This is a predicted structure of a 76-nucleotide RNA (transfer RNA) from Colwellia sp. NCBI's taxonomy places the organism under Bacteria, Pseudomonadati, Gammaproteobacteria, Colwelliaceae, Colwellia. It matches the Rfam family "tRNA". About the family: Transfer RNA (tRNA) molecules are approximately 80 nucleotides in length.
RNA sequence: UGGAACAUAGCUUAGUUGGUAAAGCCUCCGACCGAUAAUCGGAAGACCCUUGGUUCGAGUCCAAGUGUUCCAACCA
Numbered sequence: 001u002g003g004a005a006c007a008u009a010g011c012u013u014a015g016u017u018g019g020u021a022a023a024g025c026c027u028c029c030g031a032c033c034g035a036u037a038a039u040c041g042g043a044a045g046a047c048c049c050u051u052g053g054u055u056c057g058a059g060u061c062c063a064a065g066u067g068u069u070c071c072a073a074c075c076a
Base pairs, nucleotide, nucleotide: 001072002071003070004069005068006067007066010025011024012023013022019056027043028042029041030040031039049065050064051063052062053061
C1' cells in the first nucleotide's frame, strides 16, 4: 500500500424476509439447606463503534471514518 473478516449488556455469544434486541455467565433479591456450595425462581443491566444516506420504518441495506484480527505485496 492492496484485500478480507469482525465491532450488540460488565464478560462470552445469538438476532431468520428491515417492523421498537435474546440467551448463558457475573451482580443483586428470594426459595431450598443445620450451614455453605449446588439447584430453583425473580430482578437489574446494551437505544447495537461513530457520522451521514435510503426507507413509512434500520442491529440488519448503502457510503465514509475509527478500532481489532488475518492474508498478500513493498522496504529493511